The RNA shown here (transfer RNA) has 76 nucleotides and comes from a Deltaproteobacteria bacterium. The coordinates come from a structure-prediction model, not an experiment, and the mean pLDDT is 80. The sequence was found in a public genome assembly.

RNA sequence: CAGAGUGUAGCGCAGCUGGUCGCGCGCCUGCCUUGGGAGCAGGAGGACGCGGGUUCGAAUCCCGCCACUCUGACCA
Numbered sequence: 001c002a003g004a005g006u007g008u009a010g011c012g013c014a015g016c017u018g019g020u021c022g023c024g025c026g027c028c029u030g031c032c033u034u035g036g037g038a039g040c041a042g043g044a045g046g047a048c049g050c051g052g053g054u055u056c057g058a059a060u061c062c063c064g065c066c067a068c069u070c071u072g073a074c075c076a
Stems, first nucleotide, its partner, number of pairs: 001072007010025004019056001027043005049065005
C1' cells in the first nucleotide's frame, strides 16, 4: 500500500427480510443461612466505533473516517 473481516451492557456473544436491542457470566438489593458459598426472587446497566445520507422508521441499507485482526505485496 491492496484485499477481507470485526466494532452491540463490565466481559464473552446473539440480533432473520429495516419496525426501535437480547442471552450467559459478572454487579446491586432482598429472602434463605450463625456467617459465607450455593439456591430463589427482584433490579440497575447499551446515543449499537465516529460523522453524514436514504427512509414514516436504521444496530441492520448507502458514503466517508477511526481502531483492531488476518492475508498478500513493497522497501531495507